[in-house]
RNA sequence: GAGUUUGAUCCUGGCUCAGGAUAAACGCUGGCGGCGUGCCUAAAACAUGCAAGUCGGACGGCCGGCCUUCGGGCCGGCAGUGGCGGACGGCUGAGUAACACGUGGGUGACCUGCCCCCGCGCGGGGGAUAACCGCCCGAAAGGGCGGCUAAUACCGCAGACGUCGCGCCUUCGGUGGCGUGACCAAACUCCUUCGGGGGGUGUGGGGAGGGGCCCGCGGCCGAUUAGCUGGUUGGCGGGGUGACGGCCCACCAAGGCGACGAUCGGUAGCUGGUCUGAGAGGAUGAUCAGCCAGACUGGGACUGCGAGACGGCCCAGACUCCUACGGGAGGCAGCAGUUAGGAAUUUUGGGCAAUGGGCGGAAGCCUGACCCAGCAACGCCGCGUGGGUGACGAAGGCCCUCGGGUCGUAAAGCCCUUUUCCGGGGGACGACGGUGACGGUACCCCGGGAAGAAGCCCCGGCUAACUACGUGCCAGCAGCCGCGGUAAUACGUAGGGGGCGAGCGUUGUCCGGAUUCAUUGGGCGUAAAGCGCCCGCAGGCGGCCGGCCGCGUCGUGCGUGAAAUCCCCCGGCUCAACCGGGGGGGGUCGGGCGAUACGGGCCGGCUGGAGCGCGGUAGGGGGAAGCGGAAUUCCGGGUGUAGUGGUGGAAUGCGUAGAGAUCCGGAGGAACACCGGUGGCGAAGGCGGCUUCCUGGACCGUGGCUGACGCUCAGGGGCGAAAGCGUGGGGAGCGAUCCGGAUUAGAUACCCGGGUAGUCCACGCCGUAAACGAUGCGCACUAGGUGCCGGGGGUAUCGACCCCCCCGGUGCCGCCGCCAACGCAUUGAGUGCGCCGCCUGGGGACUACGGCCGCAAGGCUAAAACUCAAAGGAAUUGACGGGGGCCCGCACAAGCAGCGGAGCGUGUGGUUUAAUUCGACGCAACGCGAAGAACCUUACCUGGGCUUGACAUGCCGGUGGUACGACCCCGAGAGGGGGAGGACCCGCGAGGGAGCCGGCACAGAUGCUGCACGGCUGUCGUCAGCUCGUGCCGUGAGGUGUUGGGUUAAGUCCCGCAACGAGCGCAACCCCCGCCGCCAGUUACGCUGUCUGGCGGGACCGCCGGGUCCAACCCGGAGGAAGGUGGGGAUGACGUCAAGUCAGCAUGGCUCUUACGUCCAGGGCUACACACACGCUACAAUGGCCGGCACAGAGGGCGGCGAAGGGGCGACCCGGAGCGAAUCCCGGCAAAGCCGGCCCCAGUUGGGAUCGCAGGCUGCAACCCGCCUGCGUGAACGCGGAGUUGCUAGUAACCGCCGGUCAGCACACGGCGGUGAAUACGUUCCCGGGCCUUGUACACACCGCCCGUCACGUCAUGAAAGUCGGAGACGCCUGAAGCCGGCGGGCCAACCCCCGCGAGGGGGGGGCACCCGUCGAGGGCGGGCCCCGCGCUUGGGACGAAGUCCCAACAAGGUACCCCUA
Repeated sequence: GAGUUUGAUCCUGGCUCAGGAUAAACGCUGGCGGCGUGCCUAAAACAUGCAAGUCGGACGGCCGGCCUUCGGGCCGGCAGUGGCGGACGGCUGAGUAACACGUGGGUGACCUGCCCCCGCGCGGGGGAUAACCGCCCGAAAGGGCGGCUAAUACCGCAGACGUCGCGCCUUCGGUGGCGUGACCAAACUCCUUCGGGGGGUGUGGGGAGGGGCCCGCGGCCGAUUAGCUGGUUGGCGGGGUGACGGCCCACCAAGGCGACGAUCGGUAGCUGGUCUGAGAGGAUGAUCAGCCAGACUGGGACUGCGAGACGGCCCAGACUCCUACGGGAGGCAGCAGUUAGGAAUUUUGGGCAAUGGGCGGAAGCCUGACCCAGCAACGCCGCGUGGGUGACGAAGGCCCUCGGGUCGUAAAGCCCUUUUCCGGGGGACGACGGUGACGGUACCCCGGGAAGAAGCCCCGGCUAACUACGUGCCAGCAGCCGCGGUAAUACGUAGGGGGCGAGCGUUGUCCGGAUUCAUUGGGCGUAAAGCGCCCGCAGGCGGCCGGCCGCGUCGUGCGUGAAAUCCCCCGGCUCAACCGGGGGGGGUCGGGCGAUACGGGCCGGCUGGAGCGCGGUAGGGGGAAGCGGAAUUCCGGGUGUAGUGGUGGAAUGCGUAGAGAUCCGGAGGAACACCGGUGGCGAAGGCGGCUUCCUGGACCGUGGCUGACGCUCAGGGGCGAAAGCGUGGGGAGCGAUCCGGAUUAGAUACCCGGGUAGUCCACGCCGUAAACGAUGCGCACUAGGUGCCGGGGGUAUCGACCCCCCCGGUGCCGCCGCCAACGCAUUGAGUGCGCCGCCUGGGGACUACGGCCGCAAGGCUAAAACUCAAAGGAAUUGACGGGGGCCCGCACAAGCAGCGGAGCGUGUGGUUUAAUUCGACGCAACGCGAAGAACCUUACCUGGGCUUGACAUGCCGGUGGUACGACCCCGAGAGGGGGAGGACCCGCGAGGGAGCCGGCACAGAUGCUGCACGGCUGUCGUCAGCUCGUGCCGUGAGGUGUUGGGUUAAGUCCCGCAACGAGCGCAACCCCCGCCGCCAGUUACGCUGUCUGGCGGGACCGCCGGGUCCAACCCGGAGGAAGGUGGGGAUGACGUCAAGUCAGCAUGGCUCUUACGUCCAGGGCUACACACACGCUACAAUGGCCGGCACAGAGGGCGGCGAAGGGGCGACCCGGAGCGAAUCCCGGCAAAGCCGGCCCCAGUUGGGAUCGCAGGCUGCAACCCGCCUGCGUGAACGCGGAGUUGCUAGUAACCGCCGGUCAGCACACGGCGGUGAAUACGUUCCCGGGCCUUGUACACACCGCCCGUCACGUCAUGAAAGUCGGAGACGCCUGAAGCCGGCGGGCCAACCCCCGCGAGGGGGGGGCACCCGUCGAGGGCGGGCCCCGCGCUUGGGACGAAGUCCCAACAAGGUACCCCUA
């Protein structure tokens, strides 16, 4: 920086991505070279080999060889004695939170082998002992006894400049100097020209390098670890050490550490550095380098300059191995290598050539340190897999609108090159002289030949890159958002494209982005976040003036901050990586000098902060005691009678045993009406009748006193509504739980009747709250206006009436400023300072565990696993509300006629069926597509046929007796077979065309998708709305305009207004009807017009009156055929319903292709136990029937309408005039109606279903399945439950007529006229709608959202009788090695004494073993503590497309919601 919460917006906030890095691993792939790197896991176990030896110039001997003057000598080798080295180098990170490390210091408290420099020595003696020899034990490892021997091995003696003691001087000090006494050395060897030289050795002093010890400061987490400590802290004395020290011991004292985090627990080697980051920081500690620590685990000392010793020793333990069972051996965290573990980490290589190390005088030996090589794309760096040319843009692939596009100059082809590679030849540097593992390598030359060398990931957005096919919420993808339910740029494949390239992706981890722990650099009214309030210790911060100090602070130069790394410059490998040289940089560090403003310290002063005094004031501030009236209830009494009470309506309840009502009296408890307020007081909780007592604070005035005494406050202490708890009282009213009555589907509720705890008091607990201004406290500063409370002043006055001003408090409005917005705004959420508290995504969770508190309830503190991609705040536009306001509509109401019941018709569902083709489904599907299903239609079913097809176009081939085809055969037909005859157009003709046949392309499909579409349509709705431009407002969504006041049928118009205009709608313009005029006119001989057509007039609130604002407009009136839109029609804004239609048409895609195409016959769409919708006819007397009589309008007609006349009861038939129609016909046009008659309330003379018979008509054909007529038959049905439809006037209702479709078929549909009503108080209610407003957790928008239990599945987790394991400490017992101490009767060469001629003996000094003691690893026993795992059962939790119950919340959510509590 981006993605992601929303319909959209702004903010908050988390999650996620793009970057860099890696000791990596995994998947796919893999040409070369250079330089690096390579067990992160089991500090698991290890076979085998190697990794530390060397010196004969320290010494004796042994073996072999040579020489010999036979005395011996020389050379090589070997074990041993002895010396030096094995404390380095190499490995590892277990342990360690520590002076372990880093950094800077201290050591007057210390050590230092080998090396360097300087001085002085190496005189003279002694006794042993390995090897070796002999004997013996043992399986072995090893060992014992006896005997011989050497030394640079060991032991005395002498000796000082050394050490120690003492004395004196010096120093702050143990430093230095002088004197004196005591004590302590040694080793020799090689060469020699015998002059000497080299090496070694002793001692003293110095140096270099290395180390020990001590100190300041710095660097992890947990407080759900708060107290820790017995050698503990200090002292005196001693021991011990190289050295200080409680390091150790005895005694004495009682200290020491800790909130600046002791102790405990967890984790961890530390650093230079490394990675990241703009930096600050964060993370890390592989390789390289410094330090530390470890060497199977634990303990111990020895030797030594140095070790508490990786490849030494002793002991204990575990493990492995050998064994003759008696005993022994071992330690790869050295290099290789093995096994194991693991996602995972190499060769049992070469060489000491170089560098470095040990030993040696040297030669040299040793060196898995090291230098090389090998393996691994593990990393970094470099190179290559070819270069040029090459279009008509090959083939092929993919896409395609079939034109083409693309892969693509890509390929081929041609020309060229040879890095690399292969073959051959030469051949290094690394070494100053000799010496090269690497290595015949690098490098160079020659030859060969484009020859051997490209993959991986991605292509929905973020994020660079798109098409096709397959798939069909499947298979799958996915980092987040999310894709996939038949057109998927998101899955799979392909083509193409993008990115990187010997690699590319994935996963893990770290930093970044994340200003998302905020020092740089965040917040807390409502998003997470102010402790309920106050007091206050520590801490932090602190007024004015002066002086001193110089701690902080600042300046300057010095030291140090290892090397490597990093940055810059230069250089070396062809470049680079890599490497070398030089420079730079780096600290909260140490010490020197300097400055003194600010902070700090000390001293002195001041009064403005703070406090005190004095004078006043207001107040439900607190505590205690007392008093008062009203009301409720109860009790007593009186009056009085049938109800009362309660509700939406009721009932339970109370009442004839006298209620309720009313009056009087009494009792008792609780609360204090009016005043009362938007008002007062208090820190908060909270405080309200009156009086008294006790008591806290505030304010005003004054400016007398103190002299910074202040602010805040972690811990701590106190106060703290209601509910609740304990003990004891009290109890009127109210009233959880509870009991009844209702309501309800239920009603453990809401409503009603009762009523316990409680509410009240005293004392003691609890300590919570939506304890809220959701706003911590203090101080200062920053426009105002206005109200109220308390106090004061000024002016004026009779006066504190008014007016002006000041201080304190409490409200409202409002500027700057702030804020995401809302809003805040001297009572800040503004500008600053100080201090405290708190926050860091949602859920889990105001939870669990632990701890503290509580009598309990519970409170305080407070996680994690797991899970989600959000959860949120404010505001916006809608939608919605059993929110509000205003207003419409046959919306209700008022009325008339119906439907819903019957029979029938039609449509639909359902069922049935071979098929009952398909579509339409609330309004807005259901007499709808159908304005005409017997065949056809027809799409369905059964069966039978056809295959270039029933139909179109093109191409190829064929065809002259061709196309066509009477007729014949089979067949239900379609079709199949045959077949006389026999054309057409152009052309003189030949020939061509058409046609036909065969074939190829293709046709065809009422097959699918209306959720891919066009077009058309329905609906809201003829509702009055929907928008735009510019401007203005707002961060923005958006608002304004369009809201407001009026008015209208209307966003119609007027007025107002940060809006001004405009568009689509409304209206008007168009058509019909109503009045008038003019013109024209066919029929029919003429004229006429009331007829037809055309043109025009008329109506505009124009006129009058009234209302309003002088407006719009409304009301009334006149005139007029018509009056406020005259009636009707056409006309349907932006949009909504993925509304309807692929079956009207068109059309993308998909599917079928002898079939899902097409033809034919028959059947079906007409089925029928049912259900619904729309109708028809009725149920009758306002009627039915019979007779007579009367009056329309609008239409239609040549494959038609069909007259007259005639036949038939009738349907109808014969007939055919006339008419393409103001002429003729339907049609003598109607019916209701009118007149007259019959019927007499009955299932009828109502009603006509159903069925029978006989006919008529259409048609190829009326069986399935038409209509009509006559006769007969005469069903249900007696006005229709819940519910429901239409209609406001020429309307409803009733009556008939015509038309389209159509061969025929009309109860349907579209029109036409005739007769011709009733009612509208009104807008509360139902439905729909418009505008404004309000709330919202809704936005697929209330048919919304959403809570909890239950059931099922999965997961993690708490509790749990217990159980398994781990860690560390404590008490007691035991106690190895070993050090120290004691003892030491056993053992002993050196020195001393004695005896002995001597060998030797004795004694002394000294030493050793055994034994004893302290300590002591480990082991045993014990109690408690901490941690982990498992655990029958149990608790809640999270999650899981379509389970159950209820309806809690969101709109007044239908009982406002919420917090604490029972």